This is a predicted structure of an 89-nucleotide RNA (c-di-GMP-I-GGC riboswitch aptamer) from a Phycisphaerales bacterium. Of the family's consensus pairs, 86% are formed in the model. Its Rfam family is "c-di-GMP-I-GGC riboswitch aptamer". Its family is annotated with cyclic-di-GMP binding in the Gene Ontology.
[in-house]
This record gives sequence, structure tokens and C1' cells, in this order.
RNA sequence: CCCCGAAAGGGCAAACCGCCGGCAACGGCGGGGCGCAAAGCCACGGAUCCCUGCCGCUCGUAGCGGCCGGGAUGGCCGGGCUGCCGAAG
Repeated sequence: CCCCGAAAGGGCAAACCGCCGGCAACGGCGGGGCGCAAAGCCACGGAUCCCUGCCGCUCGUAGCGGCCGGGAUGGCCGGGCUGCCGAAG
């Protein structure tokens, strides 16, 4: 130094609740604490979800499927960048 993840100090914060923003997915703040060694940052690939439009199917003011476009999730997976501590091996 790398793999790795004991300890300590500290860090982040799921569900849920309140307020606010958004058509929505979801986000921000506060409470909360399931978890997290990158649960720090980046939508590049995949995945999932939302919305407009178009096409198709079905008896359909409804539902489902496909496609273009625009979004959301970094606590879904991969990839990139950065990073605290130091016990065993």
C1' cells in the first nucleotide's frame, strides 16, 4: 500500500408520521431508526417505476401490451470518481 472488517470515535438514515413541492414515479425539511464501510458523489450500461403521444388487443368512458420522447430510483445490479479508522489474517 492492497485485500479485508474486529474495536473506538463519529457519520448516514428504511418503513411510518407531520409540513412543503411535483400530474405522477418521487423529492426537500423535521420527527423516527430498519439497516449501511462507501447507504459519499456521478443516470454511463442494465433493471424497475411514472408521465405525454402514437399503435394494437378486449364488449369497453375501463384494462392490458408495444414503440418514440421526457422524467424518477445511487438504500436494485454493474461501471466511473473520491474517502475515515486500523485488530486478527